[in-house]
């Protein structure tokens, strides 16, 4: 100078269901994931690794967890063997004392404890420390005793006294420590350090004072006892060092304020004790202090911590295992040994329990290891061993260790294997599903070929074991030594609880090994049955009432897998307590207002300081866990090794913007001063008209006053009414205005005093004096309370009259408190702008009070600029949105208040305040899945605008009441078949129930059927006669088949009988499983779409407005533009005309008839075809030069001409399974089918639709006139004869403009009747009879006769109808053998009356309220009954806890009066002393006892 290397070291954010008709927001509840010392339930093959009383710190049987040393001393055996029987070995060995060390360690629990307990950082110059280690020095000298031992003796025992003996590393004196060293005191010096005179280090002097123990191993002497060398272990002592403990502090450490004050050893001082040692720790005295809203005291809960779950993080929630710490050891209390305890397995006391007892009195403490009993969902083996690792003893062998190291037992957790690979389509059986074809279980299986984890059997077979200890070779230290110790290196034998375990190897066989859970939605998985709101199911929404992917059961399938799920419980999600990171105008949330303390936060410039603060360094933040690298078990869990990390704390360095302190400067912030003007701004005191009552007088006479009507009242005792006069009280008309003042509450003639704010100019002058506001302190509508006035009028209470079912209201008459005034209370209100207060910034338009200035004036007018206030639209922003928008709810910064789902509840209990009434503070249990905000869209209002309908009204005529027809409920019945039920069921399905019809009832029959399709089989089989039967039916007689093809006998095919099953049948059920059809609202005028715009959105807009129609009909305006289905038109019919065609139809003219009969004729009527005709086209007025309106002309018809057909989206789970169709589900010798009778027609009643009448506008005789549509051959049915008649007989025409039904009737003409139950009115019954039909009793319609009810025009209610309509009159049709008052049609005569839209009912359309959406038949609130949860009172009970007060006072520690017993060491020759013990006294002292609070 190139170049290489210098690796890591946590990364990371999801939502969903659920309030609604649908939408946004708000807001709660509830899931998806995580984990656990877990628990239940089903199931279980193996193996590592953890891990296992969470509740009763609840009692425990048992046996084990602490001993150990002869190398500290003194004793010292027995069993067994041997044996000459003496005794020897066992053996100086067990064992118990004396003594040392250790039992303060390991080991267990979490009961207390809110604490210097713990965590974390410093401090001890306030201290102590066995055992280890280094280093100096020493170990000399004497003495009494007392256990064991032996004796005696009490005593069940446990245990104990007495006499005698004896030794220490046991105890005791003396020596020795001169210097060093150590304690104590004193003096004095240097230094270092402080606020200091504290203090530490050093050093000089003096004076006092403090040790001891020995043992063993070799050698040497010695008889021995014992001396000496040495060697090594004790032991005194002294100083250091490791580790180990104590105190002392900064800082952190749960909830509750419905616990706001606490505290006398308390707070400090001063001696003085005590302690290793500080310190009130403890006494004495002195002083009055300490702590507390930054949360004291007091109550609740809990050991603390590294960490563990969880989270994206910040945070929450938790402290099992491991690891650090502390507290405790049957419960309280105490000291003693000791280095160290107030001591888990030690004493003492005292209690509670248990247990021996000879009743005298002892003995125990598993929260050690198993165990046991007991509580509990719930949690193991009375296990092996000291081989490891560690411990305490020893010099050491080695003993002792439930510590610990292994087994045992639980799927309790984690983690790894495994039940087998691989081929295999006939897609097997077999299940289950089907649309009957298949699908699907499924390569699955079975079969074939392979393998061999695990588990079985056989063999084989580790590591962990190294030291230490014995040998053994070699060296090194001491030493006279070759001894002996000590020692280092080699070797070499022994030591394994786990255990024949892990591993390996070999044999055999796919052979022994798969469950749960769940399948509507969230949330991955769909299907049959069964059940039938039942069983049951569920986490939330929510499923079950007869087609259930949601409840059981199969099948399939999804998850996951030796597991899975359930429950509990924790973090998340939860932005649902929001530091990251939420909010209060209307969802929950601004205090009723204002002064202000403490606190929070603060303007400019400058300087210091460095507290915050930033920014490197060190130092701590145990270890384990997490993370990262590597490494060891075959991986994995697991487990080692190094790293990194620990946002903390503490130290030092440096920086000086920002905040903070100091100190100074500045005016912009805020205040003062000076001049003006506004103003219901407070307060006191006075005066004012006007009305109301009341009193008095005067004139007047009957009411008067109230109401929707009325009545109670007042009034002939003279009211009301009017006039004059006085009394008294409250309140101020007009001026009044979105105006003005005030902090809210409020404030209103009028005039004086007193008095505050604000605002506008003008500058001088203070210099940040500032905002805000717990607590506190005034203010504060209306009621209401208290005392004493006062009371006109109003007017709670209350009284009467009304209204009403009631009317404890509202209306009306009357009224008491109150309302006024003084003084004091209360402290509340939708006290709201439902919007806390300062302070900045951020278009504009306009209207106002009050000032100032310009500008221009006759002007105080009009304009124009400022401040300052009250308002209205509004841009940007903001809002869920409605709305806000310079008076924000915009944009931002200071503080304050207050919120966290609904309900309980603004309630209980405590506490405070009040005279009371009740204010203020404020909860829990327990229930619900929502409660709400704000806007959309319907529906809906006894809300509002418009508007239309025979909706009213204005007519006209019924119904309702009579008879009787016909349906319906009800009843009856064997059946009385079934449907239909306000309008919109009921003369309806029924355009025809005597049989049939028929579906019901009785009986009798029948079973592949009365019908339909397949197969075999036979050839008829039907008609006809007879017989039985009530008929179906059986029996017999008779009689024996067509057609086609051809291979002439079969096929086919069609009938017809027999067999067998496949089926067939069902007017059985479910219109709430459905198709199709069908009423209704409604022939009402509406329903929508696309596109683009608005809006988060639902939705809106177009479709609203203005006009106008019969119409969403048109027009014209419009963020719309255009379409659709409805309206209307098109179609059918009447109405007038024209062509065209005339037969069966017409008949002007001609002819002709009894007659349009005949001829002729198509003009006319008519008949069917086709055209024509109306379009507000023309006109005039009105309108917007408009849509239209209105009037007019010409027209047959004039404004959709009159009628009918046509019925938008949808609404009513509207009607029908009995027209038919068709899912599901029921029956199959019947709910199916046939047959004969009955039933459907029953009758106390009751409704609905009609027919008829009640009569004179009529009835009855007699006579006359004039339609239209329609039907006809199983028919119409002329004419004619018969019969009173119904009809019968005979017999023309008619398959129809030809014949017939077929007379039309009200009507008109004459006659009667004359007002009544009639000459009205026909019901009933009673006789003879006609016609249909197999057949008329149940149960048909007509005729004649006789009979002659009820009814005099209908209550309450209702119902049609607006023109050829009501009304009133007849005719025909459909079904039909007969049957028609009904139903469909047809003509004929032919009205009234509509002012009008306020009401009824219905609808349309615009808006507007809603707490409705099953939609007003809605919703919904409260009481009672009963039954049941929670909570509170509630005579009192009982427990647990605490607290001061007093009695008492165990051990025990101290203390000294007492000196009352007793005593070895020293000290005295002795008597006795000195010390000491132990009793006494005393001070503290637990349990304990009283009575009381909490």
């Nucleotide at each position: 100078a190139a170049g290489u290397u210098u690796a890591a070291a946590c990364a990371u954010g999801a939502g969903a269901g659920u309030u609604u008709g649908a939408u946004c927001c708000u807001g709660g509840c509830u899931c998806a994931g995580a984990a656990c010392g877990a628990a239940c339930g089903c199931u279980g093959g193996c193996g590592g690794c953890g891990u296992g009383c969470c509740u009763a710190a609840c009692a425990c049987a048992u046996g084990c967890a602490a001993g150990u040393c002869g190398a500290a001393c003194g004793u010292g055996a027995a069993a067994a063997c041997c044996u000459u029987c003496g005794g020897g070995u066992g053996a100086g060995u067990a064992a118990a004392g004396u003594g040392g060390c250790a039992g303060a360690c390991g080991g267990g629990u979490g009961a207390g404890u809110a604490a210097c307990a713990c965590g974390u950082g410093g401090g001890u110059a306030a201290u102590c420390u066995a055992c280890c280690c280094c280093a100096g020095a020493g170990u000399c000298u004497g003495g009494g005793a007392u256990a064991a031992c032996c004796u005696g003796c009490c005593g069940a025992a446990a245990g104990g006294c007495g006499g005698g003996c004896u030794a220490a590393u046991a105890c005791c004196g003396g020596a020795u420590a001169a210097u060093u060293c150590c304690c104590a005191a004193g003096a004095g010096a240097a230094c270092c350090a402080u606020a200091a005179u504290c203090g530490a280090u050093u050093u000089u002097c003096u004076u006092g004072g403090a040790a001891a123990a020995g043992g063993g191993a070799g050698c040497u002497c010695g008889c021995a006892a014992g001396a000496g060398c040495c060697c090594u272990u004790g032991c005194u002592u002294u100083g250091g060092g490791a580790g180990g403990a104590g105190c002392c502090u900064g800082c952190g450490c749960c909830u509750c304020a419905u616990u706001a004050g606490c505290u006398a050893g308390u707070u400090g001082g001063u001696a003085a004790g005590g302690u290793a040692a500080u310190g009130g720790c403890u006494u004495a005295c002195c002083a009055a202090g300490g702590c507390u809203u930054c949360g004291a005291u007091g109550a609740g809960u809990a050991g603390c911590u590294g960490g563990u779950c969880u989270a994206a993080g910040a945070g929450g929630a938790c402290g099992a295992c491991c690891a650090g710490u502390c507290a405790c050891a049957c419960u309280g209390g105490a000291a003693c040994u000791g280095a160290a305890a107030c001591a888990c397995g030690g004493u003492c006391c005292a209690g509670a329990c248990u247990c021996c007892u000879a009743c005298g009195g002892g003995a125990g403490g598993c929260a050690g290891c198993a165990g046991u009993g007991g509580g509990g969902a719930a949690u193991a083996u009375u296990g092996c061993g000291c081989a490891a690792u560690g411990g305490a003893c020893g010099a050491a062998a080695g003993u002792c260790u439930g510590a610990c190291g292994c087994a045992g037992c639980a799927a309790c957790g984690c983690c790894g294997c495994g039940u087998g690979a691989g081929u295999g389509a006939a897609g097997a059986a077999g299940g289950c599903c089907u649309u009957c074809g298949g699908g699907u279980u499924g390569u699955a299986a079975a079969g074939c070929u392979c393998u061999g984890u695990c588990g079985g059997a056989a063999g084989g077979g580790a590591a962990g074991a190294a030291a230490a200890c014995u040998c053994u070779u070699g060296g090194a230290g001491u030493g006279c030594a070759u001894a002996g110790c000590u020692u280092c290196a080699g070797g070499a034998a022994u030591u394994g609880a786990c255990g024949g375990u892990a591993c390996c190897u070999u044999c055999a066989a796919a052979g022994g090994a798969a469950g749960c859970a769940c399948c509507g939605g969230c949330u991955a998985a769909c299907u049959c049955c069964g059940u039938g709101c039942c069983a049951g199911c569920a986490g939330c929404c929510g499923c079950g009432g007869u087609a259930a992917u949601a409840c059981g059961g199969a099948g399939g399938g999804u998850g996951c897998a030796a597991g899975c799920g359930u429950u509990g419980u924790u973090c998340g999600g939860a932005a649902u307590u929001a530091u990251u990171g939420g909010g209060c105008g209307u969802a929950a949330a601004g205090g009723g207002g204002a002064g202000g303390u403490a606190g929070g936060u603060u303007g400019u410039c400058u300087u210091a300081u460095u507290u915050g603060u930033c920014u490197a360094a060190g130092g701590u933040g145990a270890a384990a866990u997490c993370c990262c690298u590597g490494g060891g078990c075959u991986c994995a869990a697991c487990c080692c090794a190094g790293g990194a990390c620990g946002u903390g704390c503490c130290u030092u360095a440096g920086a000086a913007a920002c905040g903070g302190u100091a100190a100074g400067u500045c005016u912009a912030g805020a205040g003062u001063c000076c001049c003006a003007g506004a103003g219901a701004g407070g307060g006191u005191u006075g005066c004012g008209g006007a009305a109301u009552u009341c009193c008095c007088g005067g004139u007047g006479u009957a009411g008067c006053g109230g109401u929707g009507a009325a009545a109670u009242g007042c009034g002939u005792a003279g009211a009301g009414a009017u006039c004059g006069g006085g009394a008294g009280g409250a309140a101020c008309a007009c001026c009044a205005g979105a105006a003005g003042c005030g902090a809210a509450g409020g404030c209103g003639g009028c005039a004086a005093c007193c008095u505050g704010g604000a605002c506008g100019g003008g500058u001088a002058c203070u210099g940040a004096c500032a905002c805000u506001a717990a607590a506190c302190u005034c203010c504060g509508a209306a009621a209401g309370c208290g005392u004493g006035g006062g009371g006109a009028g109003c007017a709670a209470a209350c009284a009467g009259g009304a209204u009403u079912a009631g009317a404890u209201a509202c209306c009306c008459u009357g009224g008491u408190a109150g309302u006024c005034c003084a003084c004091g209370c209360u402290g509340u209100a939708a006290a709201c702008g439902a919007u806390g207060g300062g302070c900045a910034c951020u278009a504009g338009a306009u209207u106002u009070g009050g000032u100032g200035g310009g500008a221009c004036u006759u002007g105080a007018c009009c304009c124009c600029c400022g401040c300052u206030g009250a308002g209205u639209c509004g841009u940007a922003g903001c809002u869920a949105a409605c709305g806000c928008g310079a008076u924000a709810a915009g944009u931002g910064c200071c503080c304050c208040g207050c919120c966290u789902g609904g309900g309980g509840a603004g309630u209980a209990c405590g506490g405070u305040c009040g005279c009371a009434a009740g204010a203020u503070u404020a909860a829990a249990a327990c229930u619900c899945a929502a409660a709400g905000g704000a806007a959309u869209u319907g529906a809906c209002g006894g809300g509002g605008g418009c508007c239309c309908g025979c909706a009213c009204a204005a007519g006209c005529g019924g119904u309702g009441g009579a008879u009787c027809a016909u349906g319906u409920g009800g009843u009856u019945u064997a059946a009385u078949u079934c449907g239909a039920a306000g309008c919109a069921a009921c003369g309806c399905g029924a355009a025809a129930a005597a049989c049939c019809u028929u579906a019901c009832c009785u009986g009798g029959g029948u079973u592949u059927g009365a019908c339909a399709u397949c197969u075999c089989c036979u050839g008829a089989c039907a008609a006809u006669u007879c017989u039985a039967g009530a008929g179906a039916u059986a029996g017999a007689a008779c009689u024996u088949c067509u057609a086609a093809g051809u291979u002439u006998a079969c096929u086919u095919a069609g009938c017809a009988g027999g067999a067998a099953g496949a089926c067939a049948g069902g007017u059985g059920c479910u219109g709430c499983a459905u198709g199709g059809c069908u009423g209704u609202c409604g022939u009402c005028a509406g329903c929508u779409c696309g596109u683009g715009u608005g809006g988060u959105g639902a939705c809106a807009u177009g479709u609203u407005g203005g006009g106008u129609u019969a119409a969403g009909u048109c027009c014209c305006g419009c963020a719309a533009c255009g379409a659709g289905c409805g309206c209307a038109a098109c179609c059918c019919u009447c109405g007038u005309c024209c062509u065209u065609a005339g037969u069966u139809g017409c008949c002007a003219g001609c002819a002709u008839u009894a007659a349009g009969u005949u001829g002729g004729g198509c003009a006319c009527u008519u008949u069917a075809a086709g055209g024509a005709g109306a379009c507000u086209g023309c006109c005039g007025u009105g309108g917007u030069u408009a849509a239209c309106a209105c009037g007019g002309a010409g027209g047959a018809a004039g404004g959709u001409g009159g009628g009918g057909a046509u019925g938008a989206c949808g609404u009513c789970a509207a009607g029908u399974c009995c027209u038919c169709a068709u899912g599901g589900c029921c029956c199959u010798u019947a709910u199916g089918c046939c047959c004969a009778g009955g039933g459907c027609g029953a009758c106390a009643c009751a409704c609905g639709u009609g027919a008829u009448a009640c009569a004179a506008u009529g009835g009855c005789c007699g006579g006359u006139a004039c339609a239209a549509a329609g039907a006809g051959u199983u028919g119409c049915u002329a004419a004619g004869c018969g019969g009173c008649a119904a009809c019968g007989c005979c017999a023309a025409g008619c398959u129809a403009a030809u014949c017939u039904c077929a007379a039309a009737a009200a009507g008109c003409c004459g006659g009667u009747c004359u007002c009544a139950g009639u000459u009205c009115g026909g019901a009933u019954u009673g006789a003879a009879g006609u016609c249909u039909g197999c057949a008329a009793u149940u149960c048909g319609a007509c005729u004649u006769c006789a009979u002659g009810a009820a009814g005099u025009u209908g209550g309450a209610a209702u119902c049609g109808c607006u023109a050829g309509u009501a009304a009133u009159c007849g005719c025909g049709g459909a079904u039909c053998a007969g049957c028609a008052c009904g139903c469909c049609g047809c003509g004929g005569u032919g009205a009234a009356u509509a002012c009008g839209u306020u009401c009824c009912c219905g609808g349309g359309c615009c808006u507007u309220g809603u707490a409705c959406a099953c939609a007003c038949c809605g919703c919904c609130c409260g009481u009672c009954a009963c039954a049941c949860c929670a909570u509170g009172g509630g005579a009192g009970c009982u427990g647990a806890u605490u607290c001061a007060a007093c009695c008492a006072g165990a051990a025990a520690a101290c203390a000294g009066g007492c000196c009352g017993a007793c005593u070895a060491a020293c000290c005295g020759c002795a008597a006795g002393g000195g010390g000491g013990u132990c009793g006494c006294u005393g001070u503290u002292g637990a349990a304990g006892g009283u009575g009381g609070g909490g």